Overview:
A computed fold for an 85-nucleotide RNA from an uncultured Pseudomonadota bacterium, annotated as c-di-GMP-I riboswitch aptamer. Rfam family: c-di-GMP-I riboswitch aptamer. Rfam describes the family as follows. GEMM was predicted in a large-scale screen for bacterial structured RNA regulatory elements. The sequence was found by an Rfam model in a public genome assembly. The coordinates come from a structure-prediction model, not an experiment, and the mean pLDDT is 88.

Parts: sequence; structure tokens; C1' cells
RNA sequence: AACUGCCCACGGCAAAUCAAUCGAAAGGUUGAGACGCAAAGCCUCCGGUCUAAAGGCGCAUGCCUACGAUAGCGGGGUUGCCAGU
Repeated sequence: AACUGCCCACGGCAAAUCAAUCGAAAGGUUGAGACGCAAAGCCUCCGGUCUAAAGGCGCAUGCCUACGAUAGCGGGGUUGCCAGU
């Protein structure tokens, strides 16, 4: 350095839910809390999914659409602990 990840060790992160708060919403943040995770560390470049304020269409209930969101949906990039080969 590469590969593997059942084992060893130190540990790490934190789903749902609840409270507060930001947001049009999806969802985010903080605290409590643990479903799980060998990258569930970080990054929206690609695909998927979610939302639709603004914009467009429609007589209308509505429909379309990401510049928004999801890294715990995958792919990719990048950094890292332990053990073994």
C1' cells in the first nucleotide's frame, strides 16, 4: 500500500418516537432515546425517491416542474480504527 471483515481491542455513530426550534413542505438543528450500522465519517458528480413555496397550465377539485431535501436508497469520490492475509 492492497484485499478481507465472522473473531480481538479501544471505541464511534444514532433509527423510530417525544420536546423545543427553523422551514411553504419534504426535511433540518438541539436535547432525551436506541432500530440498527465496519465507514450509518465527509462530499450531491450520476441515478432513484420525497416535497412543490415561486413559476407554468386549467372553469375547477387539481396537474407539471427543483433552484429544495434524502450521504441511514444505491453508484462514485475522499479520509480513517483494529485484526488477519